[in-house]
Molecule: FMN riboswitch aptamer (RFN element)
Organism: marine eukaryotic metagenome
């Protein structure tokens, strides 16, 4: 500098005109570096919104906003492993959505090769 990679995941049953979105009941998913040892919920990135400069219009730039865990046990070392229990989850659509549909055959943190 280039070339390739880069996001999981719902049934059943009930009300209704209309829900995989509400209600019962029971499952299912976890991007990327970090770290004294293996992380959705420790630090931090990124995706998402929102703003600032700035252009014909992008590309690019400021500054913000942005979720959730605890307990015991092992060990030199773990909020990272084991064991129980419990949380969490842009934004627009649509009868209210982590898991359908869309933006996106997109972009990005980065990762490997050369």
């Nucleotide at each position: 500098u280039c070339u390739u990679c880069g996001g999981g995941g719902c049934g059943a049953g009930g009300u209704g005109u209309a829900a995989u979105u509400c209600c019962u009941c029971g499952a299912c998913c976890g991007g990327c570096g970090g770290u004294a040892a293996u992380a959705g919920c420790c630090c931090g990135c990124g995706a998402a919104c929102c703003u600032u400069u700035g252009u014909a219009a992008c590309u690019a730039u400021u500054g913000g906003u942005u979720g959730a865990a605890u307990c015991u046990g092992u060990g030199a070392a773990a909020u990272u492993c084991a064991g129980a229990u419990g949380c969490c989850g842009a934004c627009g659509g649509u009868a209210u959505a982590g898991u359908c549909c869309g933006g996106a055959u997109g972009g990005u943190a980065g990762a490997a090769g050369a």